Large-subunit ribosomal RNA, domain II from a bioreactor sludge metagenome, 682 nucleotides, folded computationally.
[in-house]
Context: one part of a larger RNA
RNA sequence: GCCUGCGAGUUACCGUAUGCGGCGAGGUUAAGGGAUGGGAGUCCCGGAGCCGCAGGGAAACCGAGUCUGAACAGGGCGUUCAGUCGCGUGCGGUAGACCCGAAGCCAAGUGAUCUAGCCAUGGCCAGGCUGAAGCAGGAGUGAAAUCCUGUGGAGGGCCGAACCUAAAUCCGCUGAAAAGGGUUGGGAUGAGCUGUGGCUCGGAGCGAAAGACUAAACAAACUUGGAGAUAGCUGGUACUCUCCGAAAUAGCUUUAGGGCUAGCGUCGCAUGGACUGUCGCGGAGGUAGAGCACUGGAUAGGUGAGGGCCCGUCACUGGGUACCGAGCUUAACCAAACUCCGAAUACCGCGAUACAAUGUGCGGCAGUCAGACGGCGACUGAUAAGGGCCGUCGUCGAGAGGGAAACAGCCCGGACCGCCGGCUAAGGUCCCCAAGGCGUGCUGAGUGGGAAAGGAAGUAUGAUUGCACAGACAGCCAGGAGGUUGGCUCAGAAGCAGCCACCCCUUCAAAGAGUGCGUAACAGCUCACUGGUCGAGUAGUCAUGCGCCGAUAAUGUAACGGGGCUAAGCACGCCACCGAAGCCGCGGGACAGCAGAGAUGCUGUCGGUAGGAGAGCAUUCCGUGUACGGAAGAAGCGUGGGCGCAAGCCCCCGUGGACGGGACGGAAGAGAGAAUGCAGGC
Repeated sequence: GCCUGCGAGUUACCGUAUGCGGCGAGGUUAAGGGAUGGGAGUCCCGGAGCCGCAGGGAAACCGAGUCUGAACAGGGCGUUCAGUCGCGUGCGGUAGACCCGAAGCCAAGUGAUCUAGCCAUGGCCAGGCUGAAGCAGGAGUGAAAUCCUGUGGAGGGCCGAACCUAAAUCCGCUGAAAAGGGUUGGGAUGAGCUGUGGCUCGGAGCGAAAGACUAAACAAACUUGGAGAUAGCUGGUACUCUCCGAAAUAGCUUUAGGGCUAGCGUCGCAUGGACUGUCGCGGAGGUAGAGCACUGGAUAGGUGAGGGCCCGUCACUGGGUACCGAGCUUAACCAAACUCCGAAUACCGCGAUACAAUGUGCGGCAGUCAGACGGCGACUGAUAAGGGCCGUCGUCGAGAGGGAAACAGCCCGGACCGCCGGCUAAGGUCCCCAAGGCGUGCUGAGUGGGAAAGGAAGUAUGAUUGCACAGACAGCCAGGAGGUUGGCUCAGAAGCAGCCACCCCUUCAAAGAGUGCGUAACAGCUCACUGGUCGAGUAGUCAUGCGCCGAUAAUGUAACGGGGCUAAGCACGCCACCGAAGCCGCGGGACAGCAGAGAUGCUGUCGGUAGGAGAGCAUUCCGUGUACGGAAGAAGCGUGGGCGCAAGCCCCCGUGGACGGGACGGAAGAGAGAAUGCAGGC
């Protein structure tokens, strides 16, 4: 892992609601007793007690009333409404109370054959090295000290086996081993190692102290018991079909992943259209917008109280000011906590109308209290987040189908079942892939098929302003002069370093006291401006459509799903078609309402998690049952066939070899795939 078996809402009592039954202003017995029977049992006594028939008051007490109260006043609760016993079912309570699961707490015991310490008594430590004290002799001294030699054999002394240990590293890590092996290392006469016997233990022992050790898991051992501890937590909880169908909110909570009440679901009873949409009429309102009348903010101008600075007089009388500036005023603005104003919606009331889906009250049973994304309106954040938090609508949740390549929350659309029929939605119609053409423009970037500020004689269309056949624009030819080298400055300054200007006058078709290049300064080139040549448009500005640049990322094209496309891209118009579980058609089923005596017909409905309600199937046992089936072959098992919406049921044949079941009732150890489920087998 698979297979088989086992495996979870039970039972008792109490309460409550409901169904059925008995009796009914009553209902009912309990313990106990009697009769009977082989027994399970049945029948009869037993009225104690309980519930109901009257309430009000704290009570005394009174009573269809009573309490409060001074009250014959008001008010509160009553007076009108049938109960009770049994059985079934739903739910609650008390019990382990659907099942499995703690870590733990307490009690009584069992453990020091492991290990820690201690006690008693034994054992063990190859070999080598060092050479303390003491002693002897000698030296030495007044005597000593001291020194030398020898002797001696001390030491938690030295090296190193056994033995003990475990510091490093490698191996081992479903091991050879639930702690080992290899190599290296530490101690090795000591606080040494070790045998045997003994002592100390669970909040206790023992500990050269690591919370170590106390029999291979010790921050409180193990065994049994309290015990089915408790678990607002996790997991699991077993057949079928039908009808309806949520919530992820509010308030409170030592509450926040749990509860309680309400909200939302379902079922019953009652009510009877009370609900909802639309239209009309009538309301309340201060949002969007707007505005500046209030409250504040904020910009500029005018006026200007007051102030600053300067001047000034015999006297601070005064004068000046391109400084600041209240108030007033003009103009243009800003505001969730501003409003002289003020919608659209939404909301309330009344009437009409459409629908018959609904609403409301009381009662039984729930589940829900982690929501998610999208559109719109706000706040928060950074006008970030697949962010947080509200409101409102939608979808998912609990919703399948088609589209979006793929894709809970987007778009279309709500699946009772069947059909090799039809029409459509979103979205599509070159191929993958069902279905396409036409017309007119645009784009040339593979733009389409990712992106901003910003940039650009891209291109199309529109508007508008100059110049232009009295000849524009561009090119080419020619002129572009004189006073004058303007004045100043300067070494120089001559159109062209710089400064000044009233940037003048003349000749002219035209020509600046000079547009740029250039020179040391001149010179030179060139421009403005003019003529000629040429012969028709030319130069700007604005707006719009589509495109261009801006544009750099990590395995491999990789920013159309792909191929590929210049239309198979974009815009507008037209006509077709494809396309879903939508709609229609045909057949079938179920539910509800209506009609009908019925058969049946008509209309509507039939996605669904938590959950509510209903109807069934199967298993074991019991009653009716000494009935019925069964050796002419039961159950079980295996092919095959049939029936039922399903759970399932029936039949033939084979196998099997002794029990089995229909109908109607009854009772449950009553349905397995999941619980890191339990046991066995493989």